[in-house]
RNA sequence: UCCCCUGUAGCUCAAUGGUAGAGCGUCCGACUGUUAAUCGGCAGGUUGGUGGUUCGAAUCCACCCGGGGGAG
Numbered sequence: 001u002c003c004c005c006u007g008u009a010g011c012u013c014a015a016u017g018g019u020a021g022a023g024c025g026u027c028c029g030a031c032u033g034u035u036a037a038u039c040g041g042c043a044g045g046u047u048g049g050u051g052g053u054u055c056g057a058a059u060c061c062a063c064c065c066g067g068g069g070g071a072g
Stems, first nucleotide, its partner, number of pairs: 001071007010024004018055001027041004048064005
């Protein structure tokens, strides 16, 4: 320098152009003599950034940034 993959909740990951979800965790509650386990519930997201396409973008396109791998 070039090529490929990747970036979404605190963590691990879904969501194949139409209201962004799950598991775990935090918090609150139930249960228990207490804790743990189990069960119920709430909160938590400018979907890495800036533009573009589209009636509509996490999703498609361009560039940039971060991480991983490869070629030289």
Transfer RNA from candidate division WWE3 bacterium RIFOXYB1_FULL_43_24, 72 nucleotides, folded computationally. It matches the Rfam family "tRNA". Rfam links the family to the GO term triplet codon-amino acid adaptor activity. Rfam classes the family as a transfer RNA. The prediction has a mean pLDDT of 82. Lineage of the source: Bacteria > Bacteria candidate phyla > candidate division WWE3.